[in-house]
């Protein structure tokens, strides 16, 4: 890297290196940043995929709930910042608005 599920309006910063871009990709927008961006280190810390306990249904794979935070991972401005790249359905001043799916991304489990 690739399939599959699941999950995404919630949560959590400081230092030391670095030296200018950053918010995924194209567009517009908006916003951060020399009061010091991307990245890397280090520590804290969030959360609770996984792993672990415990109770419940299930022949069983497993499935629900529930607690815990030690290990693996992941996060630590803004909603994934916001629209749009697709479809649908609604309203009405007819190119806007609301809404619902789905692409896309991103994490985690798992197979490969």
């Nucleotide at each position: 890297g690739a399939u599959u599920u699941a999950u995404u309006g919630a949560g959590a910063a400081g230092a030391g290196g670095g030296g200018a871009g950053a918010g995924a990709u194209u567009a517009g927008g908006c916003u951060c940043u020399g009061u010091g961006a991307a990245c890397c280190u280090c520590u804290a810390g969030c959360a609770a995929c996984c792993c672990c306990c415990c109770c419940g249904g299930u022949c069983g794979g497993c499935c629900g709930g529930g607690g815990a935070a030690a290990g693996g991972u992941g996060c630590u401005a803004a909603a994934a910042c916001c629209u749009a790249a697709u479809c649908c359905c609604g309203g009405c001043a007819u190119g806007c608005c609301g809404g619902g799916a789905g692409a896309u991304g991103a994490u985690a489990a798992a197979u490969u």
Predicted 3D model of a 112-nucleotide RNA (SAM riboswitch aptamer (S box leader)) from a Bacteroidales bacterium. Of the family's consensus pairs, 97% are formed in the model. The coordinates come from a structure-prediction model, not an experiment, and the mean pLDDT is 82. It was read from a public genome assembly, where an Rfam model found it.